A computed fold for a 96-nucleotide RNA from Alicyclobacillus sp. SP_1, annotated as c-di-GMP-I riboswitch aptamer. Rfam family: c-di-GMP-I riboswitch aptamer. About the family: GEMM was predicted in a large-scale screen for bacterial structured RNA regulatory elements. Model confidence (mean pLDDT): 82 of 100. It was read from a public genome assembly, where an Rfam model found it.

[in-house]
RNA sequence: AAACGAAAAAAGCAAACCCUGCGAAAGCAGGGGACGCAAAGCUACAGGGACUACGGGUCGAUGGUUCGGAUGACCUAUUGUCAGCCAGUUGCCGUU
Numbered sequence: 001a002a003a004c005g006a007a008a009a010a011a012g013c014a015a016a017c018c019c020u021g022c023g024a025a026a027g028c029a030g031g032g033g034a035c036g037c038a039a040a041g042c043u044a045c046a047g048g049g050a051c052u053a054c055g056g057g058u059c060g061a062u063g064g065u066u067c068g069g070a071u072g073a074c075c076u077a078u079u080g081u082c083a084g085c086c087a088g089u090u091g092c093c094g095u096u
Stems, first nucleotide, its partner, number of pairs: 002096004012037002017032006035084001041089003047086002049082003055076005063067001
């Protein structure tokens, strides 16, 4: 330096769920809690993918009769969210 993670040591993180707060939502933050994790560290326009749809667009229900725009359907992320999907990048211990 590269590949790998069988056994081990020292540390570390924390899914679901619950409480509080923020947000239109996805989701996020704090506390509790552990399903798991060798990168479950970091990076989210300028790699891929996924999620959401306030706003915007198309449609146009009841009503109404040429107006109106739903607790509705669909589309939309250059801008919202996810790194515990892949990826990029840095790194502990051990083995070769």